Record summary: Model confidence (mean pLDDT): 85 of 100. Large-subunit ribosomal RNA, domain IV from a Bdellovibrionota bacterium, 352 nucleotides, folded computationally. The source organism's lineage runs through Bacteria, Pseudomonadati and Bdellovibrionota. The full RNA is in RNAcentral, with records from ENA.

Context: one part of a larger RNA
RNA sequence: CUCUGGCUAAGGAACUAGGCAAAAUAGCACCGUAACUUCGGGAGAAGGUGUGCCUGUUCUUGUAAAUGGACUUGCUCUAUGAGCAAGAACAGGUCGCAGUGAAAUGAGGGAAACGACUGUUUAUCAAAAACACAGGACUCUGCUAAGUCGUAAGACGAUGUAUAGGGUCUGACGCCUGCCCGGUGCCGGAAGGUUAAAGCAAGUUGUCAGCGCAAGCGAAGCAAUGAACUGAAGCCCCGGUAAACGGCGGCCGUAACUAUAACGGUCCUAAGGUAGCGAAAUUCCUUGUCGGGUAAGUUCCGACCUGCACGAAAGGCGUAACGAUUUCCCAACUGUCUCGGCCAGAGACUCA
Repeated sequence: CUCUGGCUAAGGAACUAGGCAAAAUAGCACCGUAACUUCGGGAGAAGGUGUGCCUGUUCUUGUAAAUGGACUUGCUCUAUGAGCAAGAACAGGUCGCAGUGAAAUGAGGGAAACGACUGUUUAUCAAAAACACAGGACUCUGCUAAGUCGUAAGACGAUGUAUAGGGUCUGACGCCUGCCCGGUGCCGGAAGGUUAAAGCAAGUUGUCAGCGCAAGCGAAGCAAUGAACUGAAGCCCCGGUAAACGGCGGCCGUAACUAUAACGGUCCUAAGGUAGCGAAAUUCCUUGUCGGGUAAGUUCCGACCUGCACGAAAGGCGUAACGAUUUCCCAACUGUCUCGGCCAGAGACUCA
């Protein structure tokens, strides 16, 4: 010097990214217990008192009860009820600094964020606000179900049958969930346009009997090619649908101080963001401004609204309970610190 323990004057978080680590709390009995609340909780809330040993008294229970010990009393079935064991209460005494005397054995409170909750997860750097969840909604599926695995047979779904099963989103509960169907998707429609294979087969070409002096023409057959016409779904088209994918404006003017604009004008759009919330896990400017807390607060809490770039099931806003979650504050406590020191054990180091 390192590690593991123990103690430490005065102060008590001044340490630090952060009370990390340590200290503190602690059992049992009794008293007492707030806001809030889904009336269950919150709650062991908080806070306080007692606690050893000895003696005495009383009580309860057991032994011990549907046939009741012994004794006594009333006098014929009632009362009293010793001992022993366990527990409790009260009173007196007694010892220590200290009585849950050691060990084991909650630290607590206030405010906010997120997620309702118990659960699950990155075996080996992440346990969370992520996943799941009960509940909600949409959608598909009538049973040889939809869907999934497999080339198939076959299997799962399910020895289930729409109060069932599959898919997607949301995520307890409370109050709610606005406008847009122009684009994309899905569902429905079938008049018209477009459209494949196929059907039909006019025509054209090759070959060749035959004809022709020749150039050439050329039936049937066999081949090659093939116009028009007929021809489904789809697409175009017409509707519906947003808890489908998604989207939810700009400029100018205006009130008897000023400022602001309930009001008006205009352009564009499918429609122009409703309720609620808002410098937020979202706010760039920004340590916004005001208030609170501190002597002093880029964090925190309450407001404001100028929302760079919240917003309603990629849910919005609340919410008791819960959380090895995140942030802030208080009291208690302490070697975290001011600022070090001492002690014990084990190493390191030196010598043998």